[in-house]
Context: one part of a larger RNA
RNA sequence: GAUUGAACGCUGGCGGCAGGCCUAACACAUGCAAGUCGAACGGUAGCAGGAAGUGCUUGCACUUCGCUGACGAGUGGCGGACGGGUGAGUAAUGCUUGGGAACUUGCCUUUGCGAGGGGGAUAACAGUUGGAAACGACUGCUAAUACCGCAUAAUGUCUACGGACCAAACGGGGCUUAGGCUUCGGCGCAGAGAGAGGCCCAAGUGAGAUUAGCUAGUUGGUGGGGUAAAGGCUCACCAAGGCAACGAUCUCUAGCUGUUCUGAGAGGAAGAUCAGCCACACUGGGACUGAGACACGGCCCAGACUCCUACGGGAGGCAGCAGUGGGGAAUAUUGCACAAUGGGGGAAACCCUGAUGCAGCCAUGCCGCGUGUGUGAAGAAGGCCUUCGGGUUGUAAAGCACUUUCAGUUGUGAGGAAAAGUGAGUAGUUAAUACCUGCUCACCGUGACGUUAACAACAGAAGAAGCACCGGCUAACUCCGUGCCAGCAGCCGCGGUAAUACGGAGGGUGCGAGCGUUAAUC
Numbered sequence: 001g002a003u004u005g006a007a008c009g010c011u012g013g014c015g016g017c018a019g020g021c022c023u024a025a026c027a028c029a030u031g032c033a034a035g036u037c038g039a040a041c042g043g044u045a046g047c048a049g050g051a052a053g054u055g056c057u058u059g060c061a062c063u064u065c066g067c068u069g070a071c072g073a074g075u076g077g078c079g080g081a082c083g084g085g086u087g088a089g090u091a092a093u094g095c096u097u098g099g100g101a102a103c104u105u106g107c108c109u110u111u112g113c114g115a116g117g118g119g120g121a122u123a124a125c126a127g128u129u130g131g132a133a134a135c136g137a138c139u140g141c142u143a144a145u146a147c148c149g150c151a152u153a154a155u156g157u158c159u160a161c162g163g164a165c166c167a168a169a170c171g172g173g174g175c176u177u178a179g180g181c182u183u184c185g186g187c188g189c190a191g192a193g194a195g196a197g198g199c200c201c202a203a204g205u206g207a208g209a210u211u212a213g214c215u216a217g218u219u220g221g222u223g224g225g226g227u228a229a230a231g232g233c234u235c236a237c238c239a240a241g242g243c244a245a246c247g248a249u250c251u252c253u254a255g256c257u258g259u260u261c262u263g264a265g266a267g268g269a270a271g272a273u274c275a276g277c278c279a280c281a282c283u284g285g286g287a288c289u290g291a292g293a294c295a296c297g298g299c300c301c302a303g304a305c306u307c308c309u310a311c312g313g314g315a316g317g318c319a320g321c322a323g324u325g326g327g328g329a330a331u332a333u334u335g336c337a338c339a340a341u342g343g344g345g346g347a348a349a350c351c352c353u354g355a356u357g358c359a360g361c362c363a364u365g366c367c368g369c370g371u372g373u374g375u376g377a378a379g380a381a382g383g384c385c386u387u388c389g390g391g392u393u394g395u396a397a398a399g400c401a402c403u404u405u406c407a408g409u410u411g412u413g414a415g416g417a418a419a420a421g422u423g424a425g426u427a428g429u430u431a432a433u434a435c436c437u438g439c440u441c442a443c444c445g446u447g448a449c450g451u452u453a454a455c456a457a458c459a460g461a462a463g464a465a466g467c468a469c470c471g472g473c474u475a476a477c478u479c480c481g482u483g484c485c486a487g488c489a490g491c492c493g494c495g496g497u498a499a500u501a502c503g504g505a506g507g508g509u510g511c512g513a514g515c516g517u518u519a520a521u522c
Stems, first nucleotide, its partner, number of pairs: 001522004006518005013369006019362002021327001026325003030322003035078003040075002043071002047069003050065007085280003094205007103197003108193007116150001118148002125140006156165003170185006206252003213243003218240008255277004259270004282303005305316004333359001335358003341355001342353004372402004382393004406463001408458005416449001421443008466511005471492003477506005487494002
């Protein structure tokens, strides 16, 4: 000099864009953060509509009916493995770069083929009943795209090459001569693709030798097992190997990278925000389900802690967003909205979304703007200095003439909006001018931010400057006070009676909504 996720002191007008627990991976009150589908199903607890009935005060009350819109609870499907957080652990099962072969893949795209015929249950519900609660138990009834056989079976799997084996589910709309036809969505098997994931290898990726030897599934083979898959991954037997001064093993420290800071570069330091990967989810262990987890807001066991309890037993996990206590030099709102982008579910409308978009707080940083402009010598007054002549503050002020950025008040007002819906036309599909889908046109119409940005009008210089320094390094000097005291100080050093070095004042210098100090890196 540059830089910072900074803090502290003094000061503080506005805006834009960023950033904001670096410490206790400490403990957490409260609310929200993952739901959705009635076009899979039986249904109807509540709401609304309709119908029927009863009562009457004649437009209200009650009862019944799932008939309709819808829908609590339940069965079922998809999603809760994404998104969001944190960096405890991990010096290599990690990361980065470059290769590899023995694999898997829900949703999506595409190709071929198929979707026949049956069965038994079970929740909900009703009844009985246990418990303080959490939550159960028994009996009975019922549905499905839930579950299970049978049939069919290759382009699939296994094979001793003879053969054997494996699947499925329906739902909505339209038309109907009620047989069915058709369309949309879904279902099964197999192949290919895209994207995603699992595995292996090499090199690189901290410190310590005041850590020199380490290793028994250890190293390799054969054969079983296991996995989606190679493999001591696991087991039996056999052999005695394997690693290491090119640093094994042990100990300490640490998430890694793209990048960031600095530097002319080489290098050094760092790994906040943003992006990729990894690991973790109160601590330790385990599996289940599933295409995918050994699963942050799932399950089981153990432990610590907290809470409820009728003492028998139960409940919980903010390293999600806010917020609280605590720790600390130190780090924000228990905000608004799904309008946009994206995600989940759904045919869609739509619902959910503390992701996200925005707003709030903070000079934490960067950038921009303003705090007036011109004129104005009687060089006013006052202050300070003085050799008492004057000098300086100083065109500075006042005065005169202007301007109105920003802030203030009032008004106008984009863009972020594409959709969705309704109607018409047209094309595809079809027996069909239904339905459905694509495209086009018209209408209608959706904004949290938001008192938006921007623009216009109004008024008036009106509301807006400080901080550090002035001995040398280093730009900037005098007076007074003090008297090795009080104090200053980054280094050299100042202060013991004229201190440009302490404290105050006047003046000056530097930067400026900041300026200094401290800490840290180059």
Small-subunit ribosomal RNA, 5' domain from an uncultured bacterium, 522 nucleotides, folded computationally. The prediction has a mean pLDDT of 87. It matches the Rfam family "Bacterial small subunit ribosomal RNA". Gene Ontology terms of the family: ribosome and structural constituent of ribosome.